This is a predicted structure of a 90-nucleotide RNA (Glycine riboswitch aptamer) from Sphingorhabdus sp. Of the family's consensus pairs, 91% are formed in the model.
RNA sequence: GCUGACGAAACGGGAGAGUGCGGGGGAAACCUCGCCGCCGAAGGAGCAACCGCCCCGGAAUCUCUCAGGCAAAAGGACCGUUUUGGCUUU
Numbered sequence: 001g002c003u004g005a006c007g008a009a010a011c012g013g014g015a016g017a018g019u020g021c022g023g024g025g026g027a028a029a030c031c032u033c034g035c036c037g038c039c040g041a042a043g044g045a046g047c048a049a050c051c052g053c054c055c056c057g058g059a060a061u062c063u064c065u066c067a068g069g070c071a072a073a074a075g076g077a078c079c080g081u082u083u084u085g086g087c088u089u090u
Base pairs, nucleotide, nucleotide: 001090004087006085007084008083009082010081011080012079013078018036020035021034022033023032024031025030037070038069039068043066044064045063046062050058051057052056
């Protein structure tokens, strides 16, 4: 210098579902309380294909919705590019 995966940062892309109804505060945006209906891709939990060092452990985009969300904004699993860190191949 090259290769591969992993971690971090920056930029870009990024779905779903009520701007629901009522009370209170507020000039408004909005905040809060109650009620009903929904969404899954922050997080969390559960099962499991599978994997391992096979006693046990690790495990999802599946499942559940505690949390979060249901105009826009923000957030957003995941993907791409760049930079960087150590590891690894050569």